[in-house]
Molecule: TPP riboswitch aptamer (THI element)
């Protein structure tokens, strides 16, 4: 000093990447990034694996909606790779109801 949040109740969406090891490309172990990389139970299915379901938990996000997804096994930079920055692009999709506030003035938070 400048912008932003702010209470309750009850619901509801979403993700799980990259790298080493192993017989396995694993929701197995270890490392990284990151708010979160499958925490806990159960179940399908597989010689083991892979592939998958359901419940509960953490996070993040719900129309003021870049949480997610789709394009896309996508374009440039970068990195061993993901991650990161740039574009695609305010493109097309994306999950919300109640009920209280509502002006001023102080106060409190966190951010830069």
């Nucleotide at each position: 000093g400048g912008g932003g949040c702010u209470u309750c109740c009850c619901c509801g969406g979403g993700g799980g990447g990259c790298c080493g090891c192993u017989g396995a490309c694993a929701c197995g172990c270890g490392g990284c990034u990151g708010a979160g990389a499958g925490g806990c139970g159960g179940g399908c299915g597989u010689u083991g694996a892979a592939g998958c379901c359901c419940g509960c938990g953490a996070c993040c996000c719900g129309u003021c909606g870049a949480a997610c997804c789709u394009g896309a096994u996508c374009c440039g930079g970068u990195u061993g790779a993901c991650a990161c920055c740039g574009g695609c692009g305010g493109a097309g999709g994306g999950a919300g109801g109640g009920a209280g506030c509502g002006g001023c003035c102080a106060c409190g938070c966190a951010c830069u």